Annotation: A computed fold for a 115-nucleotide RNA from Hymenobacter armeniacus, annotated as SAM riboswitch aptamer (S box leader).
This record gives sequence, C1' cells and structure tokens, in this order.
RNA sequence: CACUUAUCAAGAAAGGCGGAGGGACAGGCCCUGCGAUGCCUUAGCAACCAGUAGCAAUACCAGGUGCUAAAUCCUGUUCUGAAUCAGUUUCGGCCGGUUCAGGAGAAGAUAAGUC
Repeated sequence: CACUUAUCAAGAAAGGCGGAGGGACAGGCCCUGCGAUGCCUUAGCAACCAGUAGCAAUACCAGGUGCUAAAUCCUGUUCUGAAUCAGUUUCGGCCGGUUCAGGAGAAGAUAAGUC
C1' cells in the first nucleotide's frame, strides 16, 4: 500500500517554539497575525486492543493506539416521501426543475486482524 470487520450527532486544552496558511479531495461554509496548520511539554477525553474479575452479559483498569473548532463542518452517488413551480393530458395521471425530511451507499478517519 491492499483486503476484511467494527465505529464515526457524545466527550476532552493550557503553555512553549515558530510565522502563514488550514479544515483529506471538489463545491460551499468556516478557522486564522487576538498567531492558525505543524512540532514539543504538560493536562485531559474515550475505551478498539491488552490486562483483571466473571459461565456469560458486563464491570474495573489505563499498558499499546487514537482523539481534544464546527455531525466525518455540510453536500458529493442512489432510492423514498412531502411541498412548490413549469410542461403535457383522454383529467386518472405522466414528466422535468427547486426546496425540505429520511434510508442506503461512495470517499475519508480510527481501531483490530490478514497477505
């Protein structure tokens, strides 16, 4: 790097260095010289793996990871429903646009595992 499985609306920041971009990609919308992103220190959150107890459900712990702006910041592909506008109609409907709500998925992140 690739594949498999699980989770992703909760939670948790101060200081130092440094000096311009950053939020994966595209569009949007945001953060940022009142100092971002990044690195270091300390602190914290969570509980995937590990450990302990237990038949199990589960509980405890915090060793290995992870995380500490905004729902994975929102949308991206598809399906369903509602409202509304236009076209058409044999008045039963059909079809396209916009907005809203919901489901599934894609992509991404993290963990555990496989080659």
NCBI's taxonomy places the organism under Bacteria, Bacteroidota, Cytophagia, Hymenobacteraceae, Hymenobacter. Its mean pLDDT, the model's own confidence on a scale to 100, is 85.